[in-house]
Context: one part of a larger RNA
RNA sequence: CUAUCAUUAAGGAACUCGGCAAAAUAGCCUCGUAACUUCGGGAGAAGAGGUGCCCACAGUGUUACCAUUAAAACGGAAAGCAUUGUUGGGUUUCAACAAAGAGGUCCAAGCGACUGUUUAACAAAAACACAGGGCAAUGCAAACUCGUAAGAGGAAGUAUAUUGUCUGACGCCUGCCCAGUGCUGGAAGGUUAAUAGGAGAUGUCAGCCGUAAGGCAAAGCGUUGAAUUGAAGCCCCAGUAAACGGCGGCCGUAACUAUAACGGUCCUAAGGUAGCGAAGUCCCUUGUCGGGUAAGUUCCGACCUGCAUGAAUGGCGUAACGACUUGGACGCUGUCUUGAUGAUAGACUCA
Repeated sequence: CUAUCAUUAAGGAACUCGGCAAAAUAGCCUCGUAACUUCGGGAGAAGAGGUGCCCACAGUGUUACCAUUAAAACGGAAAGCAUUGUUGGGUUUCAACAAAGAGGUCCAAGCGACUGUUUAACAAAAACACAGGGCAAUGCAAACUCGUAAGAGGAAGUAUAUUGUCUGACGCCUGCCCAGUGCUGGAAGGUUAAUAGGAGAUGUCAGCCGUAAGGCAAAGCGUUGAAUUGAAGCCCCAGUAAACGGCGGCCGUAACUAUAACGGUCCUAAGGUAGCGAAGUCCCUUGUCGGGUAAGUUCCGACCUGCAUGAAUGGCGUAACGACUUGGACGCUGUCUUGAUGAUAGACUCA
């Protein structure tokens, strides 16, 4: 010096991103215990005292025995034994839960209700799940899933069931928009496939005309092929947002100023309601004011100018809970001022 451990004057977080690590707390008994609350909790809240051994005393249990009875039971009760203690006295130590083991506590805020689950081997969380809530599908040979199929699961179930999807206890609530996209329903009209249909065109060719070149051309066999016919879908018409989603701009105006309840105008499917708000969301920004500190880019309470909040992509609260995150306080300490000493194992030197 490295690792592990022990102690430390005075101070006590001045350390540090941050009390990380360490220290501290600790068992049992008694007293005592706040806000808040879903009345269960919070709570071992917090906080205070006691704790060994000996003697005495008292209580309780048991019982010889007493009493009672036809016999029991009930009743009373010594000693001993067991056990208990707002009881009294004594006694030892530095120290009596003498060792070991064995909660630190409080205040405020965020998120998630909770117990639970997760990245086996860098993430345990605010992520997932959850009870509860909504919507949609499904009438049973169910929907849905696996399989080419047979078949199987769903289910030896039957809408208080099963499946899919979103939200996520509880409380108060969940506004406006169906123009776009989707879904559901509708069927008048438009469009539209194969099919049916076959007007017409065309190849070949008997034959006919022509001196020839060539022209015309029936039937048959082929190749094509117009009108017409023709479902769903799409166009179209409605409904539907706890479906995907969306939820404005400019100008003026009140008897100080400022602001604008009010008015005008343009656009839109409709222009963000209740709430909350510099937020886990705020760029400017260390916003401004207040609190806490001697001093606070963090924190708490407000304000609202929301770059770019907002209602089951849930909004706002919320007791309890959390190896979650943030700020503060008490206790405590070698984290530090600032080092020192000791132990063990290495390293190092010698053998």

A computed fold for a 351-nucleotide part of an RNA from candidate division TM6 bacterium GW2011_GWE2_41_16, annotated as large-subunit ribosomal RNA, domain IV. The organism belongs to Candidatus Babelota, within Bacteria. It matches the Rfam family "Bacterial large subunit ribosomal RNA". The prediction has a mean pLDDT of 86.